[in-house]
Context: one part of a larger RNA
RNA sequence: UUGGGCGUAAAGCGCGUGUAGGCGGCUUGGCAAGUCGGGUGUGAAAGCCCGGGGCUCAACCCCGGAAAUGCAUUCGAAACUGCUUCGCUCGAGUCCCGGAGAGGAAGGCAGAAUUCCCGGUGUAGGGGUGAAAUCCGUAGAUAUCGGGAGGAAUACCAGUGGCGAAGGCGGCCUUCUGGACGGUGACUGACGCUGAGACGCGAAAGCGUGGGGAGCAAACAGGAUUAGAUACCCUGGUAGUCCACGCCGUAAACGUUGGGUGCUAGGUGUCGCGGGUAUUGACCCCUGCGGUGCCGUCGCUAACGCAUUAAGCACCCCGCCUGGGGAGUACGGUCGCAAGGCUAAAACUC
Numbered sequence: 001u002u003g004g005g006c007g008u009a010a011a012g013c014g015c016g017u018g019u020a021g022g023c024g025g026c027u028u029g030g031c032a033a034g035u036c037g038g039g040u041g042u043g044a045a046a047g048c049c050c051g052g053g054g055c056u057c058a059a060c061c062c063c064g065g066a067a068a069u070g071c072a073u074u075c076g077a078a079a080c081u082g083c084u085u086c087g088c089u090c091g092a093g094u095c096c097c098g099g100a101g102a103g104g105a106a107g108g109c110a111g112a113a114u115u116c117c118c119g120g121u122g123u124a125g126g127g128g129u130g131a132a133a134u135c136c137g138u139a140g141a142u143a144u145c146g147g148g149a150g151g152a153a154u155a156c157c158a159g160u161g162g163c164g165a166a167g168g169c170g171g172c173c174u175u176c177u178g179g180a181c182g183g184u185g186a187c188u189g190a191c192g193c194u195g196a197g198a199c200g201c202g203a204a205a206g207c208g209u210g211g212g213g214a215g216c217a218a219a220c221a222g223g224a225u226u227a228g229a230u231a232c233c234c235u236g237g238u239a240g241u242c243c244a245c246g247c248c249g250u251a252a253a254c255g256u257u258g259g260g261u262g263c264u265a266g267g268u269g270u271c272g273c274g275g276g277u278a279u280u281g282a283c284c285c286c287u288g289c290g291g292u293g294c295c296g297u298c299g300c301u302a303a304c305g306c307a308u309u310a311a312g313c314a315c316c317c318c319g320c321c322u323g324g325g326g327a328g329u330a331c332g333g334u335c336g337c338a339a340g341g342c343u344a345a346a347a348c349u350c
Stems, first nucleotide, its partner, number of pairs: 004321003007304002012318001014201004021194003025088002029084003033081002035077008049065006091191001092188004096183003103177007110154001115149007125136002162169002206247006215241002220236004258317006266295011299306002323350003332343004
C1' cells in the first nucleotide's frame, strides 16, 4: 500500500466558526470533458499462450498465429457524472406571532452563616479525638445578647429538571446580547453537508502586573499514631482560592461513542410549545413537533451491552489506529515569561 478497524481490546481532534478540497434535491434544452461503441494508425524483437516443425525424447531451438487490457486520431451515442441553460419547492434560509430556560456580558441590591473588632451578662473551663496532646482561656475564654467591619458563597425551591458547541452555567433586580423550540401564512429558490490548513473558545492548577483576603488550604510548623510515619487524625498556617487585565492551552476536556442526511416494532416517565375533546378551571384522555431518561423487538456485538438520542440498515466528508516496553521520550522545528505545550523517532529489548 491493499485490507480491516476506532463504546470497554490500538484507535473520534476538548469544542466551535470556516478557507481550499471532497460530496450534493426535482426538472427543460444544449455541449460532449468523464463514460460507452465503431473505424484507422501505432503498440520492436524475444518471452507468456495456441498450432506446426528440428535435435532419438525433454530442456533448448525454428516457423506461423493469437495477444499486446495501452496511446493517438476520427466517426457516433447521450442514460449517468460534469459544464451551461429554462424552471420547481420537499433540503437550506428569511419575515411574522408565541412561550420556556443556572446561555453570555456589565452594573446594582439582599438575607443566612463563618471569622474578626467594640460593648453588656457571666465564670472556669473551652476545643479536639478512637483516646489524647499541641492549642485557646482568670490580662476573663467557651456560652449568650447588642453594635460594627470585611470577604466569599448563595440553604430551601432543586428534579431522574433546564440552558449552552464544548469547557461550563444556580440568591434577587436592571441594561445589553447569542441560540434553540412551537405556530401560521408569505417570501428566496439548492443558497446545502463536511471540512486539510487557518482562526476563535477552552475546567482546575500554574505564570505576570496591580488589588483583595472572611472561610478553606498545597508547602511549612507543632501535637498524636507507629518499629518508623517526611502520611492518614488533631492544632496552627503561607502561596492559592476572589477581582481587573494579560498569558498558559492541558484533563478520566468521558456518552471513553466525530459531524450530516434518510430509513428500521413498541412500552413508560419527564421538560417546552401546539391541536382536538372536555368541565368550559388548572387537570384527565387522544394527538403533532422538539428535547431529555428508563425498558425492550428486529438487527448488531467477542461478550458486556447498543437498540428511532443505535453500537441497526445505507450514503457523504473529516480525524485517528496497525504488538508490548523504550516513549508521548530524544533530536529538530515551532509556540510560551516560565512551567511546559504541539509535532515526533531510533538503537536496544520481550
Molecule: small-subunit ribosomal RNA, central domain
Organism: uncultured prokaryote